[in-house]
This is a predicted structure of a 498-nucleotide part of an RNA (small-subunit ribosomal RNA, 5' domain) from an uncultured Chloroflexota bacterium. Model confidence (mean pLDDT): 85 of 100. The RNAcentral record of the full RNA draws on ENA, Greengenes and SILVA. Its Rfam family is "Bacterial small subunit ribosomal RNA".
Context: one part of a larger RNA
RNA sequence: GGAUGAACGCUGGCGGCGUGCCUAACACAUGCAAGUCGAGCGAUGAGGCUCCCUUCGGGGGGUCAUCAGCGGCGAACGGGUGAGUAACACGUGGGUGACCUUCCCCGAAGACGGGGAUAACUCUUGGAAACAGGGGCUAAUACCCGAUGUGCUCAACAGUUCACUCUGUUGAGUAAAGCUAUGGCGCUUUGGGAUGGGCCUGCGGCCCAUCAGCUAGUUGGUAGGGUAAUGGCCUACCAAGGCAAAGACGGGUAGGGGGCGUGAGAGCGUGACCCCCCACACUGGCACUGGGACACGGGCCAGACUCCUACGGGAGGCAGCAGUGAGGAAUAUUGCGCAAUGAGCGAAAGCUAGACGCAGCAACGCCGCGUGGGUGAUGAAGGCCUUCGGGUCGUAAAACCCUUUUCUGGGGGAAGAGUAAGGACGGUACCCCAGGAAUAAGCCUCGGCUAACUAUGUGCCAGCAGCCGCGGUAAUACAUAGGAGGCAAGCGUUAUCC
Numbered sequence: 001g002g003a004u005g006a007a008c009g010c011u012g013g014c015g016g017c018g019u020g021c022c023u024a025a026c027a028c029a030u031g032c033a034a035g036u037c038g039a040g041c042g043a044u045g046a047g048g049c050u051c052c053c054u055u056c057g058g059g060g061g062g063u064c065a066u067c068a069g070c071g072g073c074g075a076a077c078g079g080g081u082g083a084g085u086a087a088c089a090c091g092u093g094g095g096u097g098a099c100c101u102u103c104c105c106c107g108a109a110g111a112c113g114g115g116g117a118u119a120a121c122u123c124u125u126g127g128a129a130a131c132a133g134g135g136g137c138u139a140a141u142a143c144c145c146g147a148u149g150u151g152c153u154c155a156a157c158a159g160u161u162c163a164c165u166c167u168g169u170u171g172a173g174u175a176a177a178g179c180u181a182u183g184g185c186g187c188u189u190u191g192g193g194a195u196g197g198g199c200c201u202g203c204g205g206c207c208c209a210u211c212a213g214c215u216a217g218u219u220g221g222u223a224g225g226g227u228a229a230u231g232g233c234c235u236a237c238c239a240a241g242g243c244a245a246a247g248a249c250g251g252g253u254a255g256g257g258g259g260c261g262u263g264a265g266a267g268c269g270u271g272a273c274c275c276c277c278c279a280c281a282c283u284g285g286c287a288c289u290g291g292g293a294c295a296c297g298g299g300c301c302a303g304a305c306u307c308c309u310a311c312g313g314g315a316g317g318c319a320g321c322a323g324u325g326a327g328g329a330a331u332a333u334u335g336c337g338c339a340a341u342g343a344g345c346g347a348a349a350g351c352u353a354g355a356c357g358c359a360g361c362a363a364c365g366c367c368g369c370g371u372g373g374g375u376g377a378u379g380a381a382g383g384c385c386u387u388c389g390g391g392u393c394g395u396a397a398a399a400c401c402c403u404u405u406u407c408u409g410g411g412g413g414a415a416g417a418g419u420a421a422g423g424a425c426g427g428u429a430c431c432c433c434a435g436g437a438a439u440a441a442g443c444c445u446c447g448g449c450u451a452a453c454u455a456u457g458u459g460c461c462a463g464c465a466g467c468c469g470c471g472g473u474a475a476u477a478c479a480u481a482g483g484a485g486g487c488a489a490g491c492g493u494u495a496u497c498c
Base pairs, nucleotide, nucleotide: 001498002497003496004495006494007493008492009491010490013369014368015367016366017365018364019362020361021327026325027324028323030322031321032320035073036072037071040070041069043066044065047064048063049062050061051060052059053058080280081279082278090204091203092202093201094200095199096198097162099197100196104193105192106191107190108189109188110187112146113145114144115143121136122135123134124133125132126131151174152173153172154171155170156169157168158167159166178185179184206252207251208250213243214242215241218240219239220238221237222236223235224234225233255277256276257275258274259270260269261268262267282303283302284301285300286299305316306315307314308313333359335358336357337356341355343352344351345350372402373401374400375399382393383392384391385390407435408434409433410432411431412430416425442487443486444485445484446483447468448467449466453482454481455480456479457478463470464469
């Protein structure tokens, strides 16, 4: 000198774009953050519309609609955090002849017949509650059985191959669901694709040798289990191996990368925001469902903590968005909207969404603008200095003329919306008119480094200080004042990196 997710002191006019708990992965009140489908199903009736009947009370049908339930899809994405992890976690390049892939696209074939339940509902029992039990009724794209088998799976045989790799034959097994109402949407089996993933592997990227030896599922084999799949992943048996000075093992620290900062570069430092990957979701463990989880707002168990309780027993998990307490030098609103983008569901209309789009707060950063322009000497008053002559602040002010960025008031008023309508932002940006220099300057420094000097006070005191060093009676170094220099809505200080 540059840089920062900064903080502190003094000061502070506006706008645009960004950024904003770095500390306690500390604890959390409250609200919201994942739903959707009535064109899968039974059901319901507070209500609107409508048709029929009516004894004028009402009853029945249709439609609109719907709390809850069964069922489907989603909830494994999106959002947060960085605790753990020195590891195939990440980056990069390969392998999979050891694998999977809902939804989507292309192709082939198919959907025949039947059955029994169960929630909702109703009756009832227990319980303070959370909730649970029993009797009865009912539906389905829920569940089950049979048929068919293009295919697929398994087995045997034959041929083939480097390879159960491919082909053929035989045998066994294995499917399906309807809705809509003429447009379709779905269902089953299977081949291919696309996308997403699993696993393996070469190489690369921290510190300590004051860590030198480490290892019993350890290293390998055989057989089996398990998995979508390889494998000590697991089990039994057998062998005695495996790693290490090119650093094993141990300890410390740490999410990794694209990048970011600095630097001429080499390098050094760093990993906020944004993007990719990983890991985690009160702590530890476990599985279930599913194409996918060992699952942040699912489940079970244990633990710590908090809350409710009728003391028998229950409920909870903000490292989602706001917000609270605590910690801290320090970090924001319990806002608006689905209008846009992307997402889930739905045939669609649409619904949902603290993703997202916006607004609010903060000079936290970067960038831009303004705080006026011209004329103006008797060099006014006043301050400061003075050799008392004067010098300086200083064209600075006043005064006169001008302008209106900004400001205030009034009026108009968007684009963002592919489509007739529909905009949270927003009566915002922007435009026009009027008014009036009006609403707007500070901070640090002035001994040398380093740009800028005098006076007074103080008297090794009070104080300054980045280094050298100033101060003990003439201090350009402390304090104040005048003046000057630098930067400027900022200026200094502190911390950290180059």